[in-house]
Context: one part of a larger RNA
């Protein structure tokens, strides 16, 4: 310079009470404001204890700070069903032999690795300061191993079949979810009006089991026969033939219904410490319609050309071998389910950007009233008021 400029979105506060040495900023309440296809909520990656309690206030906080993603202790993340691993492969990596190369090396074959994909099985309520599809309660399911019963060719790294796949469009079937109205409950107003066609609230309930529907695909069965499928086959393919036949029959298939539930859950009601709030109970009504998705059937139909993963698991078939054995297959019981992750953050104050930085940052959910609409504006649950 200069007690200047600045103190980081103009979303906005105000009062009243508690704590406190000290309150404009902490905490409680009561207005009032802002977002609300977000500034709400749930995950990936990231991060790395930042979460919950108790204590503190030196320095971090663009001002004070009793407060704080700060300091100090101290607690806190429970899984057979959620990912991930004990499986499979994809670009890609490594690569026994092999081939190449003064050497280091490079390419590669069988192989082994490598999710962002394929593969078993769980949902509803409760409950903690902090944790949950992980704990508790209730209902469930899968895979393995044994037992017992009945039956009975069983085997695989190999053969077949599924697994399995692309754009666009279009219609139809539902549910989510939303509005209404029945219905239970409780209100009666300092008024211009209130017992009404009145006002608020609340009308939730899964996975699994049972049936097997709107639809969508296919002719379906025996029986002879075989250049194929690197051997082999009953199995796949490829011919014949018979026999039922143009609708059955098989396969998939959301939803609805029943159940699951004589359960939870519930608006409120009232007890018991005491008013920080905390605990134990008790508990109505819980139907019906309408609109309806971008979700589900559907990886489904139609169509169209540029012609749209791959292995395993699954299912079938013999091979070698074993065949009164072991194995199998069906239904009961019984025991098992191992390590890793799970706190918290996640359009951000915790991540990337030296900060508590108007910046960037994938993925789901996404209610009303306007409307073609995730646009607009106003709101609801929820969350702020952006730390002078």
């Nucleotide at each position: 310079g200069a007690g200047u400029a600045a103190c980081g979105a103009u979303a906005a506060u105000g009062c009243g009470g508690g704590u406190g040495a000290a309150a404009a900023a902490c905490c409680c309440g009561c207005a009032c404001g802002c977002c609300g296809a977000a500034a709400a909520c749930c995950c990936a990656a990231g991060g790395u204890u930042u979460c919950c309690u108790g204590c503190g206030c030196a320095a971090c906080g663009c001002u004070a700070a009793u407060c704080g993603g700060c300091g100090c202790a101290g607690g806190g993340u429970u899984a057979g069903u959620c990912g991930g691993u004990a499986c499979c492969u994809a670009a890609g990596g490594c690569a026994a032999g092999g081939c190449c190369g003064a050497a280091a090396g490079g390419c590669g074959u069988a192989g082994u690795c490598g999710a962002u994909g394929g593969a078993a099985a769980a949902c509803a309520g409760g409950u903690u300061a902090a944790u949950a599809u992980u704990c508790c309660u209730g209902u469930a399911c899968c895979g393995c191993a044994c037992a017992u019963u009945a039956c009975u060719g069983c085997g695989a790294u190999g053969g077949g079949g599924u697994g399995a796949c692309g754009g666009a469009g279009a219609a139809g079937g539902c549910u989510a979810g939303a509005c209404g109205a029945g219905c239970a409950c409780a209100g009666c107003g300092a008024u211009g009006g209130u017992u009404g066609u009145c006002u608020g609230u609340g009308u939730u309930u899964a996975a699994g089991c049972g049936u097997g529907u709107a639809g969508g695909c296919u002719g379906a069965g025996a029986u002879c026969u075989u250049u194929g499928g690197c051997a082999a086959a009953u199995c796949c393919g490829g011919g014949a033939u018979c026999u039922c036949u143009u609708a059955a029959g098989g396969c998939u298939g959301a939803g609805a219904c029943g159940u699951g539930a004589u359960g939870a859950c519930g608006a409120g009601c009232a007890c018991c410490a005491c008013u920080a709030u905390g605990g134990a109970g008790c508990g109505a009504a819980g139907u019906c319609g309408u609109c309806g998705a971008u979700g589900c059937c559907a990886u489904g139909c139609u169509u169209c050309c540029a012609g749209g993963a791959a292995a395993a698991a699954c299912c079938u078939c013999u091979a070698a071998g074993c065949u009164u054995c072991a194995g199998g297959u069906c239904a009961u019981g019984u025991g098992u389910g191992g390590c890793c992750g799970u706190a918290c953050u996640c359009u951000a104050a915790a991540c990337c950007a030296a900060c508590a930085c108007a910046g960037g940052u994938g993925g789901g959910u996404g209610g009303g009233g306007u409307g073609a609409g995730a646009a607009u504006c106003c709101c609801a649950a929820g969350g702020c008021g952006c730390u002078u």

A computed fold for a 388-nucleotide part of an RNA from a metagenome, annotated as large-subunit ribosomal RNA, domain III. The coordinates come from a structure-prediction model, not an experiment, and the mean pLDDT is 82. The RNAcentral record of the full RNA draws on SILVA. Rfam family: Bacterial large subunit ribosomal RNA.